[in-house]
Context: one part of a larger RNA
RNA sequence: GGAUGAACGCUGGCGGCGUGCUUAACACAUGCAAGUCGAGCGAAGCACUUAAGUUCGAUUCUUCGGAUGAGGACUUUUGUGACUGAGCGGCGGACGGGUGAGUAACGCGUGAGGAACCUGCCUCAAAGAGGGGGACAACAGUUGGAAACGACUGCUAAUACCGCAUAAGCCCACGACCCGGCAUCGGGUUGAGGGAAAAGGAGCAAUCCGCUUUGAGAUGGCCUCGCGUCCGAUUAGCUAGUUGGUGAGGUAACGGCCCACCAAGGCAACGAUCGGUAGCCGGACUGAGAGGUUGAACGGCCACAUUGGGACUGAGACACGGCCCAGACUCCUACGGGAGGCAGCAGUGGGGAAUAUUGCACAAUGGGGGAAACCCUGAUGCAGCGACGCCGCGUGGAGGAAGAAGGUCUUCGGAUUGUAAACUCCUGUUGUUGAGGAAGAUAAUGACGGUACUCAACAAGGAAGUGACGGCUAACUACGUGCCAGCAGCCGCGGUAAAACGUAGGUCACAAGCGUUGUCC
Numbered sequence: 001g002g003a004u005g006a007a008c009g010c011u012g013g014c015g016g017c018g019u020g021c022u023u024a025a026c027a028c029a030u031g032c033a034a035g036u037c038g039a040g041c042g043a044a045g046c047a048c049u050u051a052a053g054u055u056c057g058a059u060u061c062u063u064c065g066g067a068u069g070a071g072g073a074c075u076u077u078u079g080u081g082a083c084u085g086a087g088c089g090g091c092g093g094a095c096g097g098g099u100g101a102g103u104a105a106c107g108c109g110u111g112a113g114g115a116a117c118c119u120g121c122c123u124c125a126a127a128g129a130g131g132g133g134g135a136c137a138a139c140a141g142u143u144g145g146a147a148a149c150g151a152c153u154g155c156u157a158a159u160a161c162c163g164c165a166u167a168a169g170c171c172c173a174c175g176a177c178c179c180g181g182c183a184u185c186g187g188g189u190u191g192a193g194g195g196a197a198a199a200g201g202a203g204c205a206a207u208c209c210g211c212u213u214u215g216a217g218a219u220g221g222c223c224u225c226g227c228g229u230c231c232g233a234u235u236a237g238c239u240a241g242u243u244g245g246u247g248a249g250g251u252a253a254c255g256g257c258c259c260a261c262c263a264a265g266g267c268a269a270c271g272a273u274c275g276g277u278a279g280c281c282g283g284a285c286u287g288a289g290a291g292g293u294u295g296a297a298c299g300g301c302c303a304c305a306u307u308g309g310g311a312c313u314g315a316g317a318c319a320c321g322g323c324c325c326a327g328a329c330u331c332c333u334a335c336g337g338g339a340g341g342c343a344g345c346a347g348u349g350g351g352g353a354a355u356a357u358u359g360c361a362c363a364a365u366g367g368g369g370g371a372a373a374c375c376c377u378g379a380u381g382c383a384g385c386g387a388c389g390c391c392g393c394g395u396g397g398a399g400g401a402a403g404a405a406g407g408u409c410u411u412c413g414g415a416u417u418g419u420a421a422a423c424u425c426c427u428g429u430u431g432u433u434g435a436g437g438a439a440g441a442u443a444a445u446g447a448c449g450g451u452a453c454u455c456a457a458c459a460a461g462g463a464a465g466u467g468a469c470g471g472c473u474a475a476c477u478a479c480g481u482g483c484c485a486g487c488a489g490c491c492g493c494g495g496u497a498a499a500a501c502g503u504a505g506g507u508c509a510c511a512a513g514c515g516u517u518g519u520c521c
Base pairs, nucleotide, nucleotide: 001521002520003519004518006517007516008515009514010513013393014392015391016390017389018388019386020385021351026349027348028347030346031345032344035091036090037089040088041087044084045083046081047080048079051076052075053074054073055072056071060067061066098304099303100302107229108228109227110226111225112224113223114222117221118220122217123216124215125214126213127212128211130164132162133161139154140153141152142151143150144149170195171194172193174191175190176189177188178187179186180185200209201208202207230276231275232274237267238266239265242264243263244262245261246260247259249257279301280300281299282298283294284293285292286291306327307326308325309324310323329340330339331338332337357383359382360381361380365379366377367376368375369374396426397425398424399423406417407416408415409414430462431458432457433456434455435454436453440448465510466509467508468507469506470491471490472489476505477504478503479502480501486493487492
């Protein structure tokens, strides 16, 4: 000098774009952050409606007996619905969002390999959907419990579940032939045997959306390997599933991944093991470069979700807002037992030098569900707060010497502040008030927002500080103080004439900032 997620002191006019718990991965009140589908299903409720029945009954007529019958209520029934909230079922809750505790590791980066693998939704292609069955919720009844939540009996539907049929280029095991390769092997043709499928819905229909099997693709993932990846030798030996083999199991798949048996190996001075520290990278800062430092924001990967462990479901998790167990903590309790997890967005306490609103909207972009309408979305888009950073603008412009007054210094002559002010003319960036008023949206739909912007009027009116002035280092005098009070980055100032302390005047530098401190180059 540059940089900063900064903090502190003094000061502070505006706008745009960014950015904001670096500390306690400390504890969390409250609200919201993942739902959706009635075009998969049954039942219930509500509203309207069709028809029938029962009953009340305004009105009119009346021979006073009755007739007529608008309308209302109830029961059953037909149908309709942008209706309601549960339940069964489907898809999604494995994405998106947060954090960096752990991890020195195939975790990450880079380059290869998988003849050892999986892949819902999506695309393309080939084929298919025949015929049956039994349940369980909801519901009703009984019942336990303070609650959370159950138990028993009975009924019921489905795109829920289960057999049967059919089925290949799918799966299993056995042959024949051909081709290829990189050890195990891979690909193709063919023969006979065994096995495994399916679901319907909407619509008048056409058709559409789905369903089953297979192949190919795309996307996403999983595994293996070469190389690279901090400090310490005042850590020198480490290792028993350890290293390898055979067999069995397990996995989507290879593998001590796991197990039984057998062998005695494996790693290490090219640093094993142990200890410390740390998420890694694209990048960022700095530097002429080499390099050094760093990993906030944005993007990729990884890991974690109160601590530890475990599996279930599923195409995908060993699952932040799922389940089970154990621990700590908090809360409820009728003491028997239960409930919870902000490292999501806001917000609270605490810690700290220090870090924001319990905001608006799904209008846009994107995501989930749905045929769609649409619903959900603290992702996201915006707004609010903070000079925290960068950038831009302003605080007026021109003229104006009696060089006014005042201040300061003075050799008392004057010098300086200083064209500075006053004063005259002008302008309207900004500001205030009023009017108009977007793009962002494609027909409609705009949170932002009556915002940006435009026009008019008004009036120099509302808008300058901070640090320094001995040398380094641009900028000097006076007074006070008297090794005191104090200053200080280094050298060093101060003990009676201090350009170094304090104040004033002046000057210099930067400027809505300036200075100090921390950290890096």

The part of an RNA shown here (small-subunit ribosomal RNA, 5' domain) has 521 nucleotides and comes from an uncultured bacterium.